[in-house]
Molecule: c-di-AMP riboswitch aptamer (ydaO/yuaA leader)
Organism: Actinacidiphila oryziradicis
RNA sequence: CGACGGGGGACGCCGACGCUCGGAGCCGGGGAACCACGUUCCCGGGGUGAAUCGGCACCAGGGCGCUCCGCAAGGGACGUUGAGGUGUUGUAGGGCUGCUUCCGGCCCGAACCCGUCAGCUCACCCGGUAGGCGGCUGGAGGAAGAAGGA
Numbered sequence: 001c002g003a004c005g006g007g008g009g010a011c012g013c014c015g016a017c018g019c020u021c022g023g024a025g026c027c028g029g030g031g032a033a034c035c036a037c038g039u040u041c042c043c044g045g046g047g048u049g050a051a052u053c054g055g056c057a058c059c060a061g062g063g064c065g066c067u068c069c070g071c072a073a074g075g076g077a078c079g080u081u082g083a084g085g086u087g088u089u090g091u092a093g094g095g096c097u098g099c100u101u102c103c104g105g106c107c108c109g110a111a112c113c114c115g116u117c118a119g120c121u122c123a124c125c126c127g128g129u130a131g132g133c134g135g136c137u138g139g140a141g142g143a144a145g146a147a148g149g150a
Stems, first nucleotide, its partner, number of pairs: 011134004019023001025129006035119001044117001045114004053090007062081004067076003093108004099145005
């Protein structure tokens, strides 16, 4: 001097999950009338969230068909369908540095919960206020506009 790692600070991002210390807010669920919901069967149904809905390939419980062996029970081969899983590729939708709109570029497109039960929904009732990241002039880009501040 540089690299790596750790800690701290300020700033910023996803999200309701932030302020304050007196408390006030923000978010979600249940829940009338009216409205909506035709009936039956089946593979129940529902919620938070942007995270829905597909294509292709492989694995594959189970089902169906056909055929063979067997006294029967049952078993084998072939075909077809396929809950679910893995990979890949799209997509409804969502995010990106004070705010809004447009253009552009880069990303996400998960996970979890209720437990046979819930449409909307006044009054009313119940719950949450977590967690996870980022960079050091940077696509943290460009253009226009508004507000606010000095």